[in-house]
C1' cells in the first nucleotide's frame, strides 16, 4: 500500500427495560445483542429526525395574546452515504 474467504486475540453494541439529563429529536449510566473490519474518532457536504426560541397564520377582549396550523437549527444522528484522521490480526505485493 492492498484483502476481509479462514484462523486467533480481542473490541463494539440495535430493539427492548430501569434510572437520569432535555421542550423535543435525543444522549449518559447499567442489563441486553439485531448487527458491525473502522459500530474507533470528526456533524466538513448531501439526507434524515426535532422545533424550545423566532417568523408568519389563525382567532380574541388586538401597538398585545392562549390553545391550533405552517416555515426555520443556532438541537440533534458518525449503526444513512460521501469525506477527513487513527488503528489490531490475516491475505498479497
Nucleotide at each position: 500500500u492492498u484483502u476481509g474467504c479462514c484462523a486467533a486475540a480481542g473490541g463494539c453494541a440495535a430493539a427492548u427495560c430501569a434510572c437520569u439529563c432535555g421542550a423535543a429529536a435525543g444522549a449518559g449510566u447499567g442489563a441486553g445483542a439485531c448487527g458491525c473490519a473502522a459500530a474507533g474518532c470528526c456533524a466538513c457536504u448531501g439526507g434524515c429526525c426535532u422545533a424550545a426560541g423566532u417568523c408568519c397564520u389563525c382567532g380574541a377582549u388586538a401597538u398585545u395574546c392562549a390553545a391550533g396550523g405552517g416555515a426555520u437549527a443556532c438541537g440533534g444522528u458518525c449503526g444513512c452515504a460521501g469525506g477527513g484522521u487513527u488503528g489490531c490480526c490475516c491475505u498479497a505485493c
Molecule: c-di-GMP-I-GGC riboswitch aptamer
Organism: uncultured Syntrophobacteraceae bacterium